[in-house]
Molecule: transfer RNA
Organism: Dysgonamonadaceae bacterium
RNA sequence: GUCUUGGUAGCUCAGUUGGUAGAGCAAAUGACUCUUAAUCAUUGGGUCGAGGGUUCGAGCCCCUCCCGGGACA
Numbered sequence: 001g002u003c004u005u006g007g008u009a010g011c012u013c014a015g016u017u018g019g020u021a022g023a024g025c026a027a028a029u030g031a032c033u034c035u036u037a038a039u040c041a042u043u044g045g046g047u048c049g050a051g052g053g054u055u056c057g058a059g060c061c062c063c064u065c066c067c068g069g070g071a072c073a
Stems, first nucleotide, its partner, number of pairs: 001072007010025004019056001027043005049065005
């Protein structure tokens, strides 16, 4: 340099055919307990890598760029 794959919550990841962004773990609060841990319940947490385009509507489609992995040279 070319091709390919990924970037979504603090972490690991889903998100199907474009139609209100989710799970597990973690965190906070409460219950339980002599206390801790475990368990149970509840709650908070997101510029969906950045910018632009298409569309009534974009995490998803199109273009450019940034970052990581892989292949080839």